[in-house]
RNA sequence: CGGGGUGUAGCGCAGUUUGGUAGCGUGCAUGGUUCGGGUCCAUGAGGCCACGAGUUCGAAUCUCGUCACUCCGA
Numbered sequence: 001c002g003g004g005g006u007g008u009a010g011c012g013c014a015g016u017u018u019g020g021u022a023g024c025g026u027g028c029a030u031g032g033u034u035c036g037g038g039u040c041c042a043u044g045a046g047g048c049c050a051c052g053a054g055u056u057c058g059a060a061u062c063u064c065g066u067c068a069c070u071c072c073g074a
Base pairs, nucleotide, nucleotide: 001073002072003071004070005069006068007067010026011025012024013023020057028044029043030042031041032040050066051065052064053063054062
């Protein structure tokens, strides 16, 4: 320098196929259970989906650009 992949809750990941309410596990908070803790059960908080712009009634999803990480090639 050229090409590919990844970026979504504290952490690990789904969701992109076919644009239409943002989810799962774990962790965290509160309550229950216990003499207490763990386990277990219930409830809840936590995201403007890496950033910017465009298309659209509507974008995590489509288009363009940028950034970070990573792989391959030169």
The RNA shown here (transfer RNA) has 74 nucleotides and comes from an uncultured Clostridia bacterium.
The sequence was found in a public genome assembly.
Its Rfam family is "tRNA". Rfam's curators write: Transfer RNA (tRNA) molecules are approximately 80 nucleotides in length.